[in-house]
Context: one part of a larger RNA
RNA sequence: GUCAGCGAGUUAAUUUAUCAAGCGAGCUUAAGCCGUUAGGUGUAGGCGUAGCGAAAGCGAGUCUUAAAAGGGCGAUUAGUUUGAUGGAUUAGACCCGAAACCAAGUGAUCUAGUUAUGACCAGAUUGAAGGUAUAGUAAAAUAUACUGGAGGAUCGAACCUACUAUUGUUGCAAAAAUAGAGGAUGAGUUGUGACUAGGGGUGAAAGGCCAAUCAAACUUGGAUAUAGCUGGUUCUCCGCGAAAUCUAUUUAGGUAGAGCGUCAUUAAUAUGUUAUUGGGGGUAGAGCACUUGAUGGGCUAGAGGGACUAAAAUCUUAUCGAACUCAACUAAACUCCGAAUACCAAUAUCAGUUUUAUGGCAGAAACACUGUGGGUGCUAAGAUCCAUGGUGGAAAGGGAAAGAGCCCAGAUCGUCGUCUAAGGUCCCAAAAUUGCAGUUAAGUGGGGAAGGAAGUGAAAAGGCCAAUACAGCUAGGAGGUGGGCUUAGAAGCAGCCAUCCUUUAAAGAAAGCGUAACAGCUCACUAGUCUAAACAAGCUUUUUUGCACCGAAAAUUUACCGGGGCUUAAAUUGCAUACCGAAGACACGAGUUUUAUAUUUAUAAUUUUUAUUAUAAAUGUAAAUCGGUAGCGGAGCGUUCUGUAAGUCGUUGAAGAAAUUUUGUGAAAAAUUUUGGAGAUAUCAGAAGUGAAAAUGCUGAC
Numbered sequence: 001g002u003c004a005g006c007g008a009g010u011u012a013a014u015u016u017a018u019c020a021a022g023c024g025a026g027c028u029u030a031a032g033c034c035g036u037u038a039g040g041u042g043u044a045g046g047c048g049u050a051g052c053g054a055a056a057g058c059g060a061g062u063c064u065u066a067a068a069a070g071g072g073c074g075a076u077u078a079g080u081u082u083g084a085u086g087g088a089u090u091a092g093a094c095c096c097g098a099a100a101c102c103a104a105g106u107g108a109u110c111u112a113g114u115u116a117u118g119a120c121c122a123g124a125u126u127g128a129a130g131g132u133a134u135a136g137u138a139a140a141a142u143a144u145a146c147u148g149g150a151g152g153a154u155c156g157a158a159c160c161u162a163c164u165a166u167u168g169u170u171g172c173a174a175a176a177a178u179a180g181a182g183g184a185u186g187a188g189u190u191g192u193g194a195c196u197a198g199g200g201g202u203g204a205a206a207g208g209c210c211a212a213u214c215a216a217a218c219u220u221g222g223a224u225a226u227a228g229c230u231g232g233u234u235c236u237c238c239g240c241g242a243a244a245u246c247u248a249u250u251u252a253g254g255u256a257g258a259g260c261g262u263c264a265u266u267a268a269u270a271u272g273u274u275a276u277u278g279g280g281g282g283u284a285g286a287g288c289a290c291u292u293g294a295u296g297g298g299c300u301a302g303a304g305g306g307a308c309u310a311a312a313a314u315c316u317u318a319u320c321g322a323a324c325u326c327a328a329c330u331a332a333a334c335u336c337c338g339a340a341u342a343c344c345a346a347u348a349u350c351a352g353u354u355u356u357a358u359g360g361c362a363g364a365a366a367c368a369c370u371g372u373g374g375g376u377g378c379u380a381a382g383a384u385c386c387a388u389g390g391u392g393g394a395a396a397g398g399g400a401a402a403g404a405g406c407c408c409a410g411a412u413c414g415u416c417g418u419c420u421a422a423g424g425u426c427c428c429a430a431a432a433u434u435g436c437a438g439u440u441a442a443g444u445g446g447g448g449a450a451g452g453a454a455g456u457g458a459a460a461a462g463g464c465c466a467a468u469a470c471a472g473c474u475a476g477g478a479g480g481u482g483g484g485c486u487u488a489g490a491a492g493c494a495g496c497c498a499u500c501c502u503u504u505a506a507a508g509a510a511a512g513c514g515u516a517a518c519a520g521c522u523c524a525c526u527a528g529u530c531u532a533a534a535c536a537a538g539c540u541u542u543u544u545u546g547c548a549c550c551g552a553a554a555a556u557u558u559a560c561c562g563g564g565g566c567u568u569a570a571a572u573u574g575c576a577u578a579c580c581g582a583a584g585a586c587a588c589g590a591g592u593u594u595u596a597u598a599u600u601u602a603u604a605a606u607u608u609u610u611a612u613u614a615u616a617a618a619u620g621u622a623a624a625u626c627g628g629u630a631g632c633g634g635a636g637c638g639u640u641c642u643g644u645a646a647g648u649c650g651u652u653g654a655a656g657a658a659a660u661u662u663u664g665u666g667a668a669a670a671a672u673u674u675u676g677g678a679g680a681u682a683u684c685a686g687a688a689g690u691g692a693a694a695a696u697g698c699u700g701a702c
Stems, first nucleotide, its partner, number of pairs: 001702006011091013026047003032041003051058002061073004094232002097229001101222006112196009121186001123155003126151001130147006159183003163180005198214001200210003235636006245258005260363001261361005267355001271351002274348006285337001286335002291331001293329001295327004302320002304317004367392010397408003412590004417586003423580003426564003432577001434576006445566001451550002455547010472529005478502003483497003508523001511522003591626001593624014637691001639688005647681003656675008
């Protein structure tokens, strides 16, 4: 891991609600006793029939109070016993799961320390104290030689240790092997016996060790400790169907009350839509009348500077400037104003159980994205916090290549039927290579800003043009004058001032280059030439606008159309027609639930006596309904045992096993065949050790 078996809301007491049954202003026994089990007896007690008050007490009233006032709680009749079911409480209380806590015991054959008694340490090296001799001294000291054999001395086996590396890592081994390493006469190693015990020991101290267990050993017990936590919790079908919010919480992943679900009962045109009418409001917007902020101008008290002065005064100002005034602004905590929505009420309308109340049972109280209005933040976030819709959650189907939350649309079941939605119609791939009129040349489409640009389409306004436009070419572009000043010079062109007049078709006291200064080359301006265009075209300037262009760099692979591929389109704009397209709508068939209704049957009541009414069931018709997690409610299937059953089935073959066919919405059931070889059990009831795919479930097999 697979398969098989086992594996989780039970039992008791009390209480509450619903349903059923008995009796009913009453209902009912408990212990005990009798009895063969069945049952009988037992009336103590309990609940109900009256309440109010703390109580005395009074009583359909009572309490409060000075009160006959007011107010609180009551009074108009249904209970009770048993059973079943749903909850609650107390118990292990649906099951499994801690780390821990306490008590009583067992351990020092491992290991730590101690104690008693034993054992062991090849070989080699070094050469302390002391001693002796000699030298030396007054005597010592001291020196030399020899001797001597000390040491937590040296090297190195046994022995002990465990510093490094590798192997090993389902190992040879729950700590080893290999190669090296450290100590090796010492605080050494070791055998045997003994002692210290769990909040205790022992510890050259690492929280180390105390039998592969130690920040408190192990065994048994309290004990099914407790677990607001995690995991698991077993058959079917049908109806309805949530929440992730508010308040409180040693509360925030828990819980209680409310809101939201369901079931039962209940009651009013109760509720909802739309329309009209009547309301209050201070948001959006707007505004500046108040308050706040802030800009410029005018006017001006005052302040600063300056002049003058003995002082006061006076005069003055490229400074600042309250108040006032003019203009234009600003605001969540401004308002002279002021919507749309929303909300409240009345009337009408349509819908038809959606609404209310009481009670039983819940779940939920982690929400997510998206549109809109806002706060925080960077008008950042798949951010966070509110409000208000939607969807997901609990929703499948179609579209968006693929996608919880986007768009369309809400799946009872069946059909090789029809029509549509969003979205699409060249091929992949169902349906237009559809029609008309434009645009785009960028593969724009199929990512992107500020900014940039004789891209191109549309619209508008102005100017020029047979007195020849625009562009090109040819020619002119002069004179007073080298204007005056300045300057070494300044002649159109370093700089300052002025910027006139004349001749002209036209020509600046000069727009640019240039020279030391002149000169020289252009320009403005003018003429000629050439050329488009004959009454509407051309040229030029500016503005608005559609679509394109540049701006544009990233890491495995094209990779920013899903792909192929697409250019009068298969891109894009506008208009139009057709088609495709979903579990939507429709059609046909089948079913569920509810309501209404018809018929039949049964029961009960009434009595108008063979009728009427009510209830239930069956059959039919019509309308509506049937996505669903948590959850609530309803109806069933199957398993074991008991009664039915001294019945029925069974060797002419039970149960069990293996298959096939049929029936039922389903859990399941029936029949047949084979195997098997002796028991099984209808129906209707009753009682439960009653249903497994999950719990890192338990046991067994492989």